[in-house]
Context: one part of a larger RNA
Molecule: small-subunit ribosomal RNA, central domain
Organism: Halococcus salifodinae
RNA sequence: UUGGGCCUAAAGCGUCCGUAGCUGGCCGAACGGGUCCGUCGGGAAAUCCACCCGCUCAACGGGUGGGCGUCCGGCGGAAACCAGUCGGCUUGGGACCGGAGGACCUGCGGGGUACGUCUGGGGUAGGAGUGAAAUCCUGUAAUCCCAGACGGACCACCGGUGGCGAAAGCGCCGCAGGAGGACGGAUCCGACAGUGAGGGACGAAAGCUUGGGUCUCGAACCGGAUUAGAUACCCGGGUAGUCCAAGCCGUAAACGAUGCUCGCUAGGUGUGGCGCAGGCUACGAGCCUGCGCUGUGCCGUAGGGAAGCCGAGAAGCGAGCCGCCUGGGAAGUACGUCCGCAAGGAUGAAACUU
Numbered sequence: 001u002u003g004g005g006c007c008u009a010a011a012g013c014g015u016c017c018g019u020a021g022c023u024g025g026c027c028g029a030a031c032g033g034g035u036c037c038g039u040c041g042g043g044a045a046a047u048c049c050a051c052c053c054g055c056u057c058a059a060c061g062g063g064u065g066g067g068c069g070u071c072c073g074g075c076g077g078a079a080a081c082c083a084g085u086c087g088g089c090u091u092g093g094g095a096c097c098g099g100a101g102g103a104c105c106u107g108c109g110g111g112g113u114a115c116g117u118c119u120g121g122g123g124u125a126g127g128a129g130u131g132a133a134a135u136c137c138u139g140u141a142a143u144c145c146c147a148g149a150c151g152g153a154c155c156a157c158c159g160g161u162g163g164c165g166a167a168a169g170c171g172c173c174g175c176a177g178g179a180g181g182a183c184g185g186a187u188c189c190g191a192c193a194g195u196g197a198g199g200g201a202c203g204a205a206a207g208c209u210u211g212g213g214u215c216u217c218g219a220a221c222c223g224g225a226u227u228a229g230a231u232a233c234c235c236g237g238g239u240a241g242u243c244c245a246a247g248c249c250g251u252a253a254a255c256g257a258u259g260c261u262c263g264c265u266a267g268g269u270g271u272g273g274c275g276c277a278g279g280c281u282a283c284g285a286g287c288c289u290g291c292g293c294u295g296u297g298c299c300g301u302a303g304g305g306a307a308g309c310c311g312a313g314a315a316g317c318g319a320g321c322c323g324c325c326u327g328g329g330a331a332g333u334a335c336g337u338c339c340g341c342a343a344g345g346a347u348g349a350a351a352c353u354u
Stems, first nucleotide, its partner, number of pairs: 003326004007308002012322001014202004021195003025089005033082002035078008048066007092192001093189003096185003104178007111155002115151008126137002163170002207248006217241001221237004259321006267299014303310002327354003336347004
């Protein structure tokens, strides 16, 4: 509970696709379902109001009239709006074409430094580590230097309040396949759209299953220190894991703590992409300036806001649709249901307390 809200106070689903539903551009025509007008009828009684009357009064009761009556139906009419029908349009949307740009996705191939181990050579007493140490490694020759082989993981510089992606996320190079956006167009379709309850797909890390792999790092664990203690912080080791393939899980401070779409509302200044114009030119895919569209930052006007702040990428002014909130704790718990191999996830209370 026809209210007010959701960046930070409770509150935007992690993200997208999409069913129903809700909402929906411009012009014309007929129709007349919704809608509106008129009229007629229905809309019981009781109740309510007025007057009159009956019980000695009143309550109560009776009569007459009025009123109330969400609303329904008949007939006649109006045609702006809504719906449906027919015809048309192009600005919303989609498609096509063009050149450019991108860590977008998938697969395949290649490379690089470091690291670890091993082999060979050189070389000798320490090395490593710390606040200081010790555990630890080392005379079966370590650390260090040189050469080589193998292995797994990663991808310095470029690198940027740079780019791409719906989000999660994406960064060595090349190739193949796929996808999306922006810009430009004198092309095509012609409202085909927006949102989206249910539903579906994707979804970091950790975790799980099977198989592989295991260099580094490293929960657990074992030592060494520290300390009153030290189940830690520091040090030496180290299993799972971290990596790959296939399959689960479905969560997060999944954050811009800001749902999506559309329109409108001062500017200034960076930067990415495309286009146009002007100037310069060493003619290069060049340089400079301005403008348009589009993305992404900073500042800021009006305005908004409790303030912090937001401010054309709004938290301003409006519209459509969805989700969510309604004091704190108990509690994201219990129960039930659904999902999962499990871990657990989703949905989600109350008593009681304050």